[in-house]
Background
Guanidine-I riboswitch aptamer from Synechococcus sp. UW140, 140 nucleotides, folded computationally. The model forms 100% of the base pairs in the Rfam consensus. The coordinates come from a structure-prediction model, not an experiment, and the mean pLDDT is 80. The sequence was found by an Rfam model in a public genome assembly. Its Rfam family is "Guanidine-I riboswitch aptamer". Gene Ontology term of the family: regulation of gene expression.
RNA sequence: GAUAGCUGUUCCUAGGGUUCCGGCCCAGGGCAUACGGGCAACCGGAUGCGCUGGGUGACUGGUCCGAGAGGGACGCACCGACAGGGCCUGCUGCCAAGCCGGUCCCGUCGGUGGCACGGAGGGAUAAAAGCCCGGGAGAC
Numbered sequence: 001g002a003u004a005g006c007u008g009u010u011c012c013u014a015g016g017g018u019u020c021c022g023g024c025c026c027a028g029g030g031c032a033u034a035c036g037g038g039c040a041a042c043c044g045g046a047u048g049c050g051c052u053g054g055g056u057g058a059c060u061g062g063u064c065c066g067a068g069a070g071g072g073a074c075g076c077a078c079c080g081a082c083a084g085g086g087c088c089u090g091c092u093g094c095c096a097a098g099c100c101g102g103u104c105c106c107g108u109c110g111g112u113g114g115c116a117c118g119g120a121g122g123g124a125u126a127a128a129a130g131c132c133c134g135g136g137a138g139a140c
Base pairs, nucleotide, nucleotide: 007075008074009073010072011071012070015065016064020062021061022059023056024055025054026053027052028051030049031048032047033046035044036043037042076113077112078111079110080109081108082107084105085104086103087102088101090099091098092097115135117138121133122132123131
């Protein structure tokens, strides 16, 4: 110094947190149940179920975010086979046409798409991250 468009979209996963839902905890008030006290009105604590507010992701979850170096699908690129069409050279010809080859376009089917160590810091969102800066800096 050279070395593959260092290929797009989407679904999912590893991973990630906490807006919302759910879980758990606390407080307030309501209702119900049994119990205790009281002549009674009623009072007291206990348990359960809604409601309101707060906390909790050292809560499995649902929603949510999510990989260049994880997976699938589709697109796309390249290669091959086959079918159709256009053009060209040549050959046969009973002059109707047919055929070999080349090249381009389109379609279907199949194949290939390799390699890949990596901060610190910053950014987005409710928040964090294997997200984004970033196949970056650097290392080999």